A computed fold for a 76-nucleotide RNA from Butyricicoccus porcorum, annotated as transfer RNA.
The sequence is in RNAcentral, with records from ENA and MGnify.
RNAcentral records the identical sequence in 8 taxa.
Rfam family: tRNA. By type it is a transfer RNA.
Taxonomically the source falls in Butyricicoccus (Bacteria, Bacillati, Bacillota, Clostridia).
The coordinates come from a structure-prediction model, not an experiment, and the mean pLDDT is 82.

RNA sequence: GGACACUUAGCUCAGUUGGUAGAGCAUCCGCUUGACGUGCGGAAGGUCAGCGGUUCGAGACCGUUAGUGUCCACCA
Numbered sequence: 001g002g003a004c005a006c007u008u009a010g011c012u013c014a015g016u017u018g019g020u021a022g023a024g025c026a027u028c029c030g031c032u033u034g035a036c037g038u039g040c041g042g043a044a045g046g047u048c049a050g051c052g053g054u055u056c057g058a059g060a061c062c063g064u065u066a067g068u069g070u071c072c073a074c075c076a
Base pairs, nucleotide, nucleotide: 001072002071003070004069005068006067007066010025011024012023013022019056027043028042029041030040031039049065050064051063052062053061
């Protein structure tokens, strides 16, 4: 330098044909316990990597930028 894949909550990941952003774990609160843990219930937590475009409407489509990974090429 080229090709491809990925980027969504603190972490790991879903999100179907474009139509209200979710789960598990973690965190916090309550119940339970002598206490811790387990269990049960609840809460908080998001610029959907950035920008632009298409559309009545974009996490999902298109372009571009950035980051990460894999492969290929190049290099004295």